A computed fold for a 67-nucleotide RNA from Pacificispira spongiicola, annotated as transfer RNA. The prediction has a mean pLDDT of 80.

[in-house]
RNA sequence: CAUUAGCUCAGUUGGUAGAGCAUCCGACUCUUAAUCGGCAGGUCGUAGGUUCGAAUCCUACAUGGCC
Numbered sequence: 001c002a003u004u005a006g007c008u009c010a011g012u013u014g015g016u017a018g019a020g021c022a023u024c025c026g027a028c029u030c031u032u033a034a035u036c037g038g039c040a041g042g043u044c045g046u047a048g049g050u051u052c053g054a055a056u057c058c059u060a061c062a063u064g065g066c067c
Stems, first nucleotide, its partner, number of pairs: 001064003006021004015052001024038004045061005
């Protein structure tokens, strides 16, 4: 310094958690691929604290990286 969906990552001062890719379903096609449309998928590393309200602020711990 980082930790958010299977993977890669957003989340702009605290106010209903998102995108791309992948999976699945459908359209198109003689078929596959490509392309297009759609669904689903989250204890926001763990445990506490502050607050009406925490992914966001504070503390400890865990894992990984750098000096």
Source information:
It matches the Rfam family "tRNA". Rfam classes the family as a transfer RNA. Lineage of the source: Bacteria > Pseudomonadota > Alphaproteobacteria > Rhodospirillales > Pacificispira.